[in-house]
The prediction has a mean pLDDT of 84. This is a predicted structure of a 363-nucleotide part of an RNA (large-subunit ribosomal RNA, domain IV). The RNAcentral record of the full RNA draws on ENA.
Context: one part of a larger RNA
């Protein structure tokens, strides 16, 4: 020195990202007991008071019985003490100790905000959470051999021995108050008049070959070259005709998104209720607002401290809040996150010192 336990003067968080760690709180009973609130809660709020033993009493009560009443005389009923055993409250009085919930078991408390409403659930081995989930909302498909899935394009199975108060999807996320424009681009529904447009149908014009012809050569028929060329059977194929789709026209945002600049203006000054002009689909409405979201920044102003880049409450210049990708709120709850208070301690000023049936140095 390490590792584990234990005490510490004065001071009390000055330690430190952070009161991490340790202290402290603790248990019965009585007394009390705020804001807020969904009236259930908050709450064990919060804060206070008693508790050991021995003697005598009082009251309650709970069993057991005696005397005693009852009658159907029984091994029965009833009732039940000035009594026996207990309990539990409550008074006198008195012991004893630093201490009486004496050891060990055994809540630490407020007050302010941020997020989530809550109980739950998650990264088995670095992450328990503001993530996932939820009940509650909306919206969109599905009418039964349902939509949706799973299988080999099966058969057949789940959905479901269920039927629009169901089932299956996509969003939001309790609850209070609301959820405001904008369908121009993207998607979804619908629509069908035009437009375009595939295979498929059509089959003109055109061509290959051949039957045959003509002409020329040669020649016994024939054979060779050229040239027209009809049916068949082949090539290429034009007009036409023909759907879904697109284009095209509506609708639709709790679909996927989006939700302006610029100039001027009021009798101090400043600032614009106002006015002018450009664009746009349409120019952010309520709430909130230096926010988990604000660059400039430690905005600025209060409030808390002697002193606060964090914190609470305002403002509003919103670099780049905003309304189910929900907006504000919000009682309850939360090993979450922040910040203040009290109480408490070796976190610390600053170290010391003791035990260990630890290690570990020496002998």
């Nucleotide at each position: 020195c390490u590792g584990u336990g234990g005490u510490u003067a004065a001071g009390g968080a000055a330690c430190u990202c952070g009161g991490c760690a340790a202290a402290a709180u603790g248990c019965c009973c009585c007394c009390g007991u705020a804001a807020c609130u969904u009236c259930g809660g908050g709450a064990g709020a919060a804060g206070g008071g008693g508790g050991g033993c021995c003697u005598c009493g009082u009251c309650a009560u709970g069993u057991c019985u005696a005397u005693g009443c009852c009658u159907u005389u029984a091994c029965g009923g009833c009732g039940g003490a000035c009594g026996g055993c207990g309990u539990g409250a409550u008074g006198u009085g008195g012991c004893c100790g630093c201490a009486g919930a004496g050891a060990a078991u055994a809540g630490a408390g407020g007050g302010a905000a941020g997020c989530g409403a809550c109980u739950g659930u998650u990264u088995a081995c670095u992450a328990a959470a503001a993530a996932c989930a939820c009940a509650g909302g909306u919206c969109c498909g599905u009418g039964c051999g349902a939509a949706g899935a799973c299988g080999g394009u099966a058969a057949g199975u789940c959905g479901a021995u269920g039927u629009a108060u169901a089932c299956g999807g996509a969003c939001u996320g309790a609850c209070g108050c609301c959820u405001g424009c904008c369908c121009g681009g993207u998607g979804c529904u619908g629509g069908a008049a035009g437009g375009u447009u595939a295979a498929g149908a059509g089959g003109a014009c055109c061509u290959g070959u051949u039957a045959g012809g003509c002409c020329g050569g040669u020649u016994u028929u024939g054979c060779c070259g050229g040239c027209c060329g009809a049916a068949g059977c082949g090539g290429a194929g034009a007009a036409u005709u023909u759907a879904a789709g697109c284009c095209c026209c509506a609708g639709u945002a709790a679909a996927c998104g989006g939700c302006g600049g610029u100039g001027g203006u009021a009798a101090c000054u400043a600032u614009a209720a106002c006015c002018a002009u450009c664009c746009u689909a349409a120019g952010g409405u309520a709430g909130c607002g230096a926010a988990a979201u604000u660059c400039c920044u430690u905005g600025u102003c209060g409030g808390g401290u002697a002193a606060g880049u964090u914190c609470c409450g305002a403002c509003c210049u919103g670099c780049a809040c905003g309304a189910a990708u929900g907006g504000c709120g919000u009682a309850a709850c939360g090993a979450c996150u922040u910040c203040c208070c009290a109480a408490c301690u070796g976190u610390c000023u600053c170290a010391a010192c003791c035990g260990c049936g630890a290690a570990c140095u020496c002998g």